A computed fold for a 73-nucleotide RNA from a Rikenellaceae bacterium, annotated as transfer RNA. Its mean pLDDT, the model's own confidence on a scale to 100, is 81. The RNAcentral record of the sequence draws on ENA. The source organism's lineage runs through Bacteria, Pseudomonadati, Bacteroidia, Bacteroidales and Rikenellaceae.
RNA sequence: ACGAGUGUAGCUCAAUUGGUAGAGUAGCGGUCUCCAAAACCGUUGGUUGUGCGUUCGAUCCGUACCACUCGUG
Numbered sequence: 001a002c003g004a005g006u007g008u009a010g011c012u013c014a015a016u017u018g019g020u021a022g023a024g025u026a027g028c029g030g031u032c033u034c035c036a037a038a039a040c041c042g043u044u045g046g047u048u049g050u051g052c053g054u055u056c057g058a059u060c061c062g063u064a065c066c067a068c069u070c071g072u073g
Base pairs, nucleotide, nucleotide: 001072002071003070004069005068006067007066010025011024012023013022019056027043028042029041030040031039049065050064051063052062053061
């Protein structure tokens, strides 16, 4: 320099044809226990990397840029 891929909750990841963004874990509260851990119940947490475009409507489609990973030279 060129090509491919990834970017969503603190962390690991879903969201299948474009139609109200979810799970596990972590955090917080509770039950239980002499206390704690474990288990169980409840609950908080999001500018979906940034901008523009298409659309009635974008995590999803197009495009530019940014960060990271892999490959070719």